[in-house]
Context: one part of a larger RNA
RNA sequence: UUGGGCGUAAAGUGUGCGUAGGCGGCUGUGUUAGUCGUUCUUCAAAUCUAUCGGCUCAACCGGUAAACUGGGAACGAAACGGCACGGCUAGAGGAUGCAAGAGGUAUGCGGAACUCAUGGUGUAGGGGUGAAAUCCGUUGAUAUCAUGGGGAACACCGAAAGCGAAGGCAGCAUACUGGUGCAUUUCUGACGCUGAGGCACGAAAGCGUGGGUAGCGAAUGGGAUUAGAUACCCCAGUAGUCCACGCCCUAAACGAUGAUCUCUAGCUUUCCGGAGUAUCGACCCUCUGAGAGGCGCAGCAAACGCGUUAAGAGAUCCGCCUGGGAAGUACGGCCGCAAGGCUAAAACUC
Repeated sequence: UUGGGCGUAAAGUGUGCGUAGGCGGCUGUGUUAGUCGUUCUUCAAAUCUAUCGGCUCAACCGGUAAACUGGGAACGAAACGGCACGGCUAGAGGAUGCAAGAGGUAUGCGGAACUCAUGGUGUAGGGGUGAAAUCCGUUGAUAUCAUGGGGAACACCGAAAGCGAAGGCAGCAUACUGGUGCAUUUCUGACGCUGAGGCACGAAAGCGUGGGUAGCGAAUGGGAUUAGAUACCCCAGUAGUCCACGCCCUAAACGAUGAUCUCUAGCUUUCCGGAGUAUCGACCCUCUGAGAGGCGCAGCAAACGCGUUAAGAGAUCCGCCUGGGAAGUACGGCCGCAAGGCUAAAACUC
């Protein structure tokens, strides 16, 4: 390479948008460098295969035929594919009417807790632990009441719940705004799928400038523990955590499961719609669409397990894997303020 794979053995890019490319619904007409057919030609000989023959057999040698994968030409075919021009509505999209939601951005407001300050009451302890101590407290702490300030996070509702492409999103209100579902079957008429590069987004930590800092808290100091204790426990505490703007671009970025379409028993729970039935109106009940869970047939799987939300049966496109270590490292390149990121080996060794 052929082939085989990617939930857990090596392997799905963190996620989306999308360029090139690849692939692409039903139907008609025309055409045809793909495709198919016929004929001719070429593809030296030897070799290979079949068969017949010659050396006593065989190897070996000879005759004949076939084969080999192509190349070229002429004529023809038009199912498939391409191209051109039409038509269609089942894919896709739009319109209209409803609906749910922690989807996003900004501004404002709220209560509980915490902490600080001031004042009142009050007196000897408080705090902390396995036990202690460092620590706080007679310059009046802890406790308690009142007033004021501050920052951060939003108990209950709350859920196996919901929304979002992913990261992620939760007090309340308002403004602006993205996506989605259902119903009508009104419009467009294949406008689709995937997607190398590319672009955008991307938790936490970290970086730059300016602000902010209640609580928590890397580092650090102290107290303990211990043989030691650069830890676990305790008392403090800086960066950080928060805000604005600009970077960084990683993760067990996980469902460790790429995207899209079609098909293949069911039962049950839940969320958001619709229709029918019922009813004064609802609840209930039945059917149906779209999500989120549990169990399970067939099937799959090394097993675990998966099982209409597939890891089942198929199709298209992309990414990735190829023994362990060296190594996600070196070198080079690109990016970054830096930290570092992306791309990515070999010697050697088992």